[in-house]
Molecule: c-di-GMP-I riboswitch aptamer
Organism: Elusimicrobiota bacterium
């Protein structure tokens, strides 16, 4: 230095759930709370997953009818998830 990872030491993060807040939602952020985590630090690059706003198609309806608007259904990421996996990148400690 690299791999590796103890019932070591010093510390760290924080699932579900609850409250507040932002958001259409997924989800984010703050507080409480700990299921877990050796990168559960960071980056959406590949795969995957979540949501479905804008937009598009279609059914039905309304109107001032080459169209506009409304309800619904489907498609749809330029929105998300790094605590789904891979990859990239940085880092504390040091028994075997």
């Nucleotide at each position: 230095u690299u791999c590796c990872g103890a019932u070591a030491a010093a510390g760290g993060c924080a699932a579900a759930c609850c409250c507040g807040u932002c958001g259409a939602a997924a989800g984010g952020c703050g507080g409480g709370g700990a299921c877990g985590c050796a990168a559960a630090g960071c980056c959406a690059c590949g795969g995957g997953c979540c949501u479905a706003a804008a937009g598009a198609a279609c059914c039905g309806g309304u109107u001032u009818u080459u169209a506009a608007c409304c309800u619904g259904u489907u498609c749809a990421a330029c929105g998300g998830c790094a605590g789904c996996c891979g990859g990239g990148u940085u880092a504390c400690c040091g028994a075997a």